[in-house]
RNA sequence: GCCCGAAUAGUUUAGUGGUAAAACAAACCCUUGGUAAGGGUUAGACUGUGAGUUCGAUUCUCACUUCGGGCUCCA
Numbered sequence: 001g002c003c004c005g006a007a008u009a010g011u012u013u014a015g016u017g018g019u020a021a022a023a024c025a026a027a028c029c030c031u032u033g034g035u036a037a038g039g040g041u042u043a044g045a046c047u048g049u050g051a052g053u054u055c056g057a058u059u060c061u062c063a064c065u066u067c068g069g070g071c072u073c074c075a
Stems, first nucleotide, its partner, number of pairs: 001071007010024004018055001026042005048064005
């Protein structure tokens, strides 16, 4: 330099053109003499940034950023 992939909640992941789900973690409650375990409830992300297409974009297209992987050199 070229190619490919990923970016969604505090963490790990899912998801699909019609305003986002689960697990763990967190808070509260129940349970116990008290912890742990267990059960219940609640809050939490406008989906990396910016444009484009569309009635509508997390999803499709382009550019950029970051991360990961691969390939390749000439004089």
A computed fold for a 75-nucleotide RNA from Candidatus Roizmanbacteria bacterium RIFCSPHIGHO2_12_FULL_41_11, annotated as transfer RNA.
Its Rfam family is "tRNA". It is annotated as a transfer RNA. From the family's description: Transfer RNA (tRNA) molecules are approximately 80 nucleotides in length.
The RNAcentral record of the sequence draws on ENA.
Lineage of the source: Bacteria > Bacteria candidate phyla > Candidatus Roizmaniibacteriota.